[in-house]
Parts: sequence; C1' cells; structure tokens
RNA sequence: GUGAACCGGGUGACCGCCCCGAUCUGAUUGGGGAGGAAAGUCCGAGCUCCACCGGGCAGGAUGCUGGGUAACUCCCAGGAGGGGUAACCCUACGGAAAGUGCCACAGAAACAUACCGCCCCGAUUAAUCGGGGUAAGGGUGAAAUGGUGAGGCAAGAGCUCACCAGCGGCUGGGUGACCAGUCGGCUAGGCAAACCCCAUCCGGAGCAAGACCAAAUAGAGGGAUAAAGGACGCCUGGUCCAUUCCCCGGGUUGGUCGCUUGACCCUGGCGAAAACGCCAGGGCUAGAUAGAUGGUCACCGUCCUUCUUCGGAAGGAUACAGAACUCGGCUUACAGGUUCACUUGA
Repeated sequence: GUGAACCGGGUGACCGCCCCGAUCUGAUUGGGGAGGAAAGUCCGAGCUCCACCGGGCAGGAUGCUGGGUAACUCCCAGGAGGGGUAACCCUACGGAAAGUGCCACAGAAACAUACCGCCCCGAUUAAUCGGGGUAAGGGUGAAAUGGUGAGGCAAGAGCUCACCAGCGGCUGGGUGACCAGUCGGCUAGGCAAACCCCAUCCGGAGCAAGACCAAAUAGAGGGAUAAAGGACGCCUGGUCCAUUCCCCGGGUUGGUCGCUUGACCCUGGCGAAAACGCCAGGGCUAGAUAGAUGGUCACCGUCCUUCUUCGGAAGGAUACAGAACUCGGCUUACAGGUUCACUUGA
C1' cells in the first nucleotide's frame, strides 16, 4: 500500500419498564429483552388478498461467458477493455453491415473535400495568370482517405514491400465469452448513458396485506338502463362469480390474531478451485402498540494531551446510531482498536 474478517464497551449496587413461565390470590420468584448497519426504501422474494387460463398490443427491467441461489440488477470464477511498478481496482461490457438521427464552433471538407502547399504544361523577360495532377507536408479541430519506415513517382498515394492496428477467410485450443497461428492490400470514424433492433424476464396491490369478535348507524338521495359489472394497463377468446350497476351521503377509528421455529444460528465432517450444497450434533436468541429494552452512583477498559522521581499522576474524550411481518442482497454512515494474507520500498 492492497484485500478480507472481527470488536466497538465491561463489572457491581439501588431503583424502574416490557414479554414468557411457575407458585399462589395480590404478591413472590425464574428466564429473556435493540444492529453491523436496525438507516436508505434501491432490487429480489416468502406470506396475504383479488376465482382463473390462452392470444395480441402497450409499458417496464436486464444485457460479455459459465456456475450458484427460493429469486435478483446479487454472489463466485473466468474473458475483453482500461488504471496501477505491483498486490489489486473499475466497466451502462448484445447490435453502427435493418433503419432514422447527431458530431456545435473552427475548418476547403465531418459518409466528404482541396485553403496554403508540391509537381507538370502553356501565356509571359519577370511579377503574375490559366489548365491538369496530388492528398505525403502545413493549418483548423475531440476526430480529417489506418500508423511507422523504406522504395518508387513529374510530384505523391497501400502504388509496392517490411513490421503493427482494424476487418474478413481458414486451421487448431476451449462448455463458452474468447485465444493462438496463418492467408488476404480489404481500410470514410465516433455516439445506442440517442430513437431503435435483438435476446431473456415481468398480473396487481401490499402487514395501514388480511382473518375474526364486539359495537353502532341514515338512506322518503341522484343518475343509467336490457344491458351493464368483477377477475390485469388496453383489446380479445374461453371459463367462472354476482343479479341490477354507477355516483353522493351516513355509522364503526374498540379488541384479538397475523407477531416470530426461520430459504434460521453455531460447531464438526464430506463434495466443489470458489460461491455454495449435503450429512451429523447442539441452540431458541425482543415482540412493543404514542410505542418497552432504561436511570443514578462507583470502579475498570480503550484513546488523546500534559507532566514524570519512569513506579506512574492529572485532565479530557469514548464512533455511526434505535427493531415494528420476515428474509437474501446492494448502497450510505462510523471516534478508536485487533487479526490474517499478499505487493512494493528501505
């Protein structure tokens, strides 16, 4: 320097709060009680409800290859490109030969061309002018007929050759992305984080989901009608549900469940390079509801500053932060401390 993992407070006393259990009848007692991110709400699910299935359109998401996973935009391992001396890190990484579009200004010209220049011929004493050739040199620009060098040419140019870059063919290796070799003079770019095309995937809503109990109330309300409604953003086919549908208005804002045993955690073994999977044993680790998980005192731990008779002393500080159905990730915040591996320098 890089990568990964962990800790981030402890002990005692007194008082206080929530949950579960026991004993007993208003009390006693046993056990437990906020994270690595609980945060953001960015992805993906479990679960719940809407009764469903098919076709088409729209919309959205992902985008190198292979593997993992319940799934994912996540993880692992590779490939290509880029950064770094390196360990390592980053990538919005399918297609520009289906089509459309953009590349301002400058510049002669940005899917196209000759401003300066160079060469040849003519007019001409010369200056200068006209015609033809040229894209190597200069200028402009982010980018200008692939790059460097040599030959050749009137002067030049892949015009020819050598070495490279790109593109294409062939052969070999690899599951694959791709890689290696060889042949070819084929060479007008970039942008799809532009519209678009291609491949794959996607029903909606969400614990304020939803289920049950209790309680209460207002319909002399309006409109549409033999059709209309529901199940998906739209259309459509089938099947099913209900028997009117839509709008306006009123009552209920109470309680119980959902609510914590999980795609769970720990240890060991086996398989795989790894992610991860399987087997065996062990563990139960909040469940609140205006919302508990705390307050005071003392001592200790860690860090910083000053002093030191080198034994220590004094003072100060002690991060980010607080569950609300649960889980897998990603992203962001974090005083201070510990461990492991690798790279580089002295």
Background: Predicted 3D model of a 346-nucleotide RNA (Bacterial RNase P class A) from a marine eukaryotic metagenome. Its mean pLDDT, the model's own confidence on a scale to 100, is 77. Its Rfam family is "Bacterial RNase P class A". It is annotated as a ribozyme. The model forms 94% of the base pairs in the Rfam consensus. The sequence is in RNAcentral, with records from MGnify.